[in-house]
Context: one part of a larger RNA
Molecule: small-subunit ribosomal RNA, central domain
Organism: Halorussus ruber
RNA sequence: UUGGGCCUAAAGCGUCCGUAGCCAGCCAGACAGGUCCGUCGGGAAAUCCACGCGCUUAACGCGUGGGCGCCCGGCGGAAACCAGCUGGCUUGGGGCCGGAAGACUCGAGGGGUACGUCCGGGGUAGGAGUGAAAUCCCGUAAUCCUGGACGGACCACCGGUGGCGAAAGCGCCUCGAGAAGACGGACCCGACGGUGAGGGACGAAAGCUAGGGUCACGAACCGGAUUAGAUACCCGGGUAGUCCUAGCUGUAAACGAUGCUCGCUAAGUAUGGCACACACUACGAGUGUGUGCUGUGCUGCAGUGAAGACGUGAAGCGAGCCGCCUGGGAAGUACGUCCGCAAGGAUGAAACUU
Numbered sequence: 001u002u003g004g005g006c007c008u009a010a011a012g013c014g015u016c017c018g019u020a021g022c023c024a025g026c027c028a029g030a031c032a033g034g035u036c037c038g039u040c041g042g043g044a045a046a047u048c049c050a051c052g053c054g055c056u057u058a059a060c061g062c063g064u065g066g067g068c069g070c071c072c073g074g075c076g077g078a079a080a081c082c083a084g085c086u087g088g089c090u091u092g093g094g095g096c097c098g099g100a101a102g103a104c105u106c107g108a109g110g111g112g113u114a115c116g117u118c119c120g121g122g123g124u125a126g127g128a129g130u131g132a133a134a135u136c137c138c139g140u141a142a143u144c145c146u147g148g149a150c151g152g153a154c155c156a157c158c159g160g161u162g163g164c165g166a167a168a169g170c171g172c173c174u175c176g177a178g179a180a181g182a183c184g185g186a187c188c189c190g191a192c193g194g195u196g197a198g199g200g201a202c203g204a205a206a207g208c209u210a211g212g213g214u215c216a217c218g219a220a221c222c223g224g225a226u227u228a229g230a231u232a233c234c235c236g237g238g239u240a241g242u243c244c245u246a247g248c249u250g251u252a253a254a255c256g257a258u259g260c261u262c263g264c265u266a267a268g269u270a271u272g273g274c275a276c277a278c279a280c281u282a283c284g285a286g287u288g289u290g291u292g293c294u295g296u297g298c299u300g301c302a303g304u305g306a307a308g309a310c311g312u313g314a315a316g317c318g319a320g321c322c323g324c325c326u327g328g329g330a331a332g333u334a335c336g337u338c339c340g341c342a343a344g345g346a347u348g349a350a351a352c353u354u
Stems, first nucleotide, its partner, number of pairs: 004325003007308002012322001014202004021195003025089005033082002035078008048066007092192001093189003096185003104178007111155002115151008126137002163170002207248006216242002221237004259321006267299014303310002327354003336347004
């Protein structure tokens, strides 16, 4: 519960696609279902109100009229709006074409430094580590210098409040395939749109299943220290894992703690993309300035806000649709159901307490 909210107080689903539903451009026409007007009828009685009357009065009762019943039906009419119907339009949306930008996705091939191991050569007593040490490595030659081979992971500089993506996320190079957005166009379709309960897809890390791989790092674990103790912080090792392929899981402070779409509302500045104009030019896919569209930041007017702050990328002013909140704890627990191999996830209380 006809109310107020959701950046930080409780509250925006992690993100997108989309079914039903809800909502929805401009012009004209016809219709008259919704809507509105008139009229007629129905809308029991009692109760309620007014007046009158009857019990000695009142309560109570009777009569008449009104009202209530907030509605339904018949007939006639109106045509602005809503719905459906017909025809048309182009601004919303979509398509096509063009050049450009991009760590967008998938696949294949190639490369680089470092690191580790092994082999060859040189070389000798330490190395490593710390606050200080020790465990540890080393005379079967370590550390170090040098030549080579193999291996797996990663991709310095460029690199940027820079770019791309719905989000998660994406960074060496080349090629192939695919996708999205911005910009420009004198072209095409002609409202085809928005949101989206259910539903579906994608979804970091960790984890799980099967197979592979394992340089380095490194939960667990084992040592060495520290300490009153030290199941830690520090040091030496080290399994799972991190990597690949195929599946599962479906959660995060999945954050801008800010749902999506559309319209309106001062400026200034920086930067990415595209287009156009002008100036300069060492003429180059060049440089500079300005304008328009579009993205990303900062400052800030009005306004908003409890304040912090937000402020054309709104938390301002409006519209549509969805999700969510209602004191703290118990508790994201129990039970039930669904999903999962499991771990667990989703949905989600109450007693009691304060």